[in-house]
């Protein structure tokens, strides 16, 4: 230079045939439990905004009522090929 595969919360990782983004796991926060800690066991955990509501799937733009999913163009990683 060419060609595959990936690119999601603080992390890892799901989302089926395009239909409620973020199930489920760690993490961490705050209670309970324990003399006290592990371990268990409730609730909560992207971001803005007092609210209603708005935003968010590497970055731009298509298509569609509807896009994490489909085109195109771009940037990163990993692999193979020359």
């Nucleotide at each position: 230079g060419g060609g595959c595969u990936g690119g999601u919360g603080g992390c890892g990782a799901a989302a089926c045939u395009g239909g409620u983004a973020g199930a489920c796991g760690c993490g961490u926060a705050c209670g309970g439990c324990u003399u006290a800690g592990g371990a268990c066991c409730g609730u909560a955990u992207g971001g803005g905004g007092c609210a209603a509501c708005c935003c968010u799937u590497g970055g731009a733009g298509g298509u569609u009522c509807g896009a994490g999913u489909c085109c195109u163009c771009u940037c990163c990683a990993g692999c193979c090929c020359a």

Transfer RNA from Microgenomates group bacterium RIFCSPHIGHO2_01_FULL_45_11, 82 nucleotides, folded computationally. It was read from a public genome assembly. Its Rfam family is "tRNA". Rfam classes the family as a transfer RNA. Its family is annotated with triplet codon-amino acid adaptor activity in the Gene Ontology. Model confidence (mean pLDDT): 81 of 100.